c-di-GMP-I riboswitch aptamer from a Desulfobacterales bacterium, 92 nucleotides, folded computationally. The sequence is in RNAcentral, with records from Ribocentre. Of the family's consensus pairs, 95% are formed in the model. NCBI's taxonomy places the organism under Bacteria, Pseudomonadati, Thermodesulfobacteriota, Desulfobacteria, Desulfobacterales. The prediction has a mean pLDDT of 85.

RNA sequence: GUUCUAAAAAGGCAAACCACAAUGAAAGUGUGGGACGCAAAGCCACUGGCCUAAGUCUCAGGGUACUGAGAUACGGUAGCAGGGCUACCGGG
Numbered sequence: 001g002u003u004c005u006a007a008a009a010a011g012g013c014a015a016a017c018c019a020c021a022a023u024g025a026a027a028g029u030g031u032g033g034g035a036c037g038c039a040a041a042g043c044c045a046c047u048g049g050c051c052u053a054a055g056u057c058u059c060a061g062g063g064u065a066c067u068g069a070g071a072u073a074c075g076g077u078a079g080c081a082g083g084g085c086u087a088c089c090g091g092g
Stems, first nucleotide, its partner, number of pairs: 002092003012038002017033004022029002036079001042085003046082003049077003055072007
């Protein structure tokens, strides 16, 4: 430098769930607890998927204040997959 199916040591992360007079329209995120798992479960929404629909658009109703339905990401998810970037210990 490259590569890695398995194993060791040191350490790392943290699902569900619980708490919060933290944040958001929501989905979700954050913090503390917790541990199902993870060898990139470190980072990035580029591609597909999935979640949400405040705003916007369309339609309908209307007592002209608004209300309902549908569509939509410009909001999320990196612990859904692919892709990109970076990396500890160890083996070949």